[in-house]
Predicted 3D model of a 66-nucleotide RNA (transfer RNA) from a mouse gut metagenome.

RNA sequence: GGUAUAGCGCAGUUGGUAGCGCGCGUGGUUUGGGACCAUGAGGUCGGGGGUUCGAACCCCUCUACC
Numbered sequence: 001g002g003u004a005u006a007g008c009g010c011a012g013u014u015g016g017u018a019g020c021g022c023g024c025g026u027g028g029u030u031u032g033g034g035a036c037c038a039u040g041a042g043g044u045c046g047g048g049g050g051u052u053c054g055a056a057c058c059c060c061u062c063u064a065c066c
Stems, first nucleotide, its partner, number of pairs: 001066004007022004016053001024040005046062005
């Protein structure tokens, strides 16, 4: 100096109540499985504090990794 966001890999860029792929659950299809289609669950955004009407995003600090 950089990184830390769902089980894994990542996006979210000028602050406005977080998404994609894979995976997983259920249903359809199949003799069964896979593939495919539909649908669903899953995240206190590394910890703490501050600014703000509002913070994953800005500021301070700590931790872990490179």
Rfam family: tRNA. From the family's description: Transfer RNA (tRNA) molecules are approximately 80 nucleotides in length.